[in-house]
């Protein structure tokens, strides 16, 4: 110096965890500055009926809370694998 094993550390790939978030899902959710419906009451009209419209009522928005099978995205001195790399160390 070269070969072949075997083993440590590091790094890539792959699959599997673990913890945060997004999507989603349900709940809630605007006195007025959202939307429908608008009893009452008002106004117009000879009158039929029209127009605005408070409460209430429903449906939501932003925002809150709660979930977690898939999905996506991140995180870990987290398992394990590969006819990966690179570098040590031993042995022949």
């Nucleotide at each position: 110096a070269u070969g072949a094993g075997a083993g440590g550390c590091c790094c890539c790939c792959g699959c599997g965890g673990u913890g945060g978030a997004g999507c989603g899902c349900u709940g809630u959710g605007a006195a007025c500055c959202u939307g429908g419906u608008c009893a009452g009451g008002g106004g117009a009209g000879a009158a039929a009926u029209c127009c605005a419209g408070c409460a209430g009522c429903c449906a939501u928005a932003a925002g809150c809370a709660g979930u977690u099978a898939c999905c996506u995205c991140u995180u870990c001195g987290u398992g394990c694998g590969g006819c990966g790399g690179g570098u040590c160390u031993c042995u022949c």
Model confidence (mean pLDDT): 78 of 100. A computed fold for a 92-nucleotide RNA from a Pirellulales bacterium, annotated as Bacterial small signal recognition particle RNA. Of the family's consensus pairs, 89% are formed in the model. Its Rfam family is "Bacterial small signal recognition particle RNA". Rfam classes the family as a non-coding RNA gene. The gene name in the source record is ffs.